Overview: Large-subunit ribosomal RNA, domain IV from Euhalothece sp. KZN 001, 316 nucleotides, folded computationally.

Context: one part of a larger RNA
RNA sequence: CCGGCGUUAGGGAAUUCGGCACGUUAGUCCCGUACCUUCGGAAGAAGGGAUGCCUGCUCGGCGACGAGCAGGUCGCAGUGACUCGGGCGCUCCGACUGUCUAAUAACAACAUAGGUGACCGCAAAUCCGCAAGGACUCGUACGGUCACUGAAUCCUGCCCAGUGCGGGUAUCUGAACACCGCGUACAAGCGGACGAAGGACCCGUCAACGGCGGGGGUAACUAUGACCCUCUUAAGGUAGCGUAGUACCUUGCCGCUUCAGUAGCGGCUUGCAUGAAUGGAUCAACGAGAGCGCCACUGUCCCAACGCUGGGCCCG
Numbered sequence: 001c002c003g004g005c006g007u008u009a010g011g012g013a014a015u016u017c018g019g020c021a022c023g024u025u026a027g028u029c030c031c032g033u034a035c036c037u038u039c040g041g042a043a044g045a046a047g048g049g050a051u052g053c054c055u056g057c058u059c060g061g062c063g064a065c066g067a068g069c070a071g072g073u074c075g076c077a078g079u080g081a082c083u084c085g086g087g088c089g090c091u092c093c094g095a096c097u098g099u100c101u102a103a104u105a106a107c108a109a110c111a112u113a114g115g116u117g118a119c120c121g122c123a124a125a126u127c128c129g130c131a132a133g134g135a136c137u138c139g140u141a142c143g144g145u146c147a148c149u150g151a152a153u154c155c156u157g158c159c160c161a162g163u164g165c166g167g168g169u170a171u172c173u174g175a176a177c178a179c180c181g182c183g184u185a186c187a188a189g190c191g192g193a194c195g196a197a198g199g200a201c202c203c204g205u206c207a208a209c210g211g212c213g214g215g216g217g218u219a220a221c222u223a224u225g226a227c228c229c230u231c232u233u234a235a236g237g238u239a240g241c242g243u244a245g246u247a248c249c250u251u252g253c254c255g256c257u258u259c260a261g262u263a264g265c266g267g268c269u270u271g272c273a274u275g276a277a278u279g280g281a282u283c284a285a286c287g288a289g290a291g292c293g294c295c296a297c298u299g300u301c302c303c304a305a306c307g308c309u310g311g312g313c314c315c316g
Stems, first nucleotide, its partner, number of pairs: 001311008010302002014300001019297001027051005036041001038151001052073009074078001086295007093287002098110002114149007126135003153281003157212003162209002164205005171200003179192004213231005240274001241271001252268005
């Protein structure tokens, strides 16, 4: 010097991106236990007290044993070593248990129960195979396949103009074969007529892909604009939420927290560029998820010291 340990006065996160790491707590019994809540939980919440051994006795049990009462006794310490939760509060995300990048990612990603739509009447729909054949299935719509969303609760607005999908269709378009005419000693070829699907055209459909405006004026302080005018669209963003895991300006403004807070939380909100199953909002419980704070505790630090141990290194 590298690695693994032990102890440390006073302070106690001043360290650091960040309490990373280390410590604290710990078993069992008794008391006691808040917000919130889907009434199940939260909860071992939190916070207190007790704990060894010996003697006698009581109760329960067939018993092993369990629960207790009284007295005595030792230690610094009685879950005496080992084993063995630190706790609390606020917010985001995902409901939850579960799954995953074998060997840098365990997450907010995937899945999930639940919700919705589409297809399919079985010799079905969907899938594998050139086919024979096979899966679903020895199942049958309370079933199966496909797609989206992702518990519950409150909800899910407007737009079918574009693209897609479904249906309809008098008419238009619409290939080849066959047909008719011309042509060719045969053909080729040219033209005509017929006319499927599809398209044009019409209708439906957004929990299909998706989309959801601008300008001007206006109230008896000012400001603002319920109101009015106008251009324009398929329709002009509803309820909600909102400086957001989304906000450029931005360290927005106000409040709380700190001596000091680009962080965090609560409000406001003109939202560069939120927004409703590409789900919106909310949310108890849960989380080796992300951010912030408080208590306890500590060699993380002030600031380092000593000791034990393995190796390196030096001398022999």
It matches the Rfam family "Bacterial large subunit ribosomal RNA". Its family is annotated with ribosome and structural constituent of ribosome in the Gene Ontology. NCBI's taxonomy places the organism under Bacteria, Bacillati, Cyanobacteriota, Chroococcales, Euhalothece. The RNAcentral record of the full RNA draws on SILVA.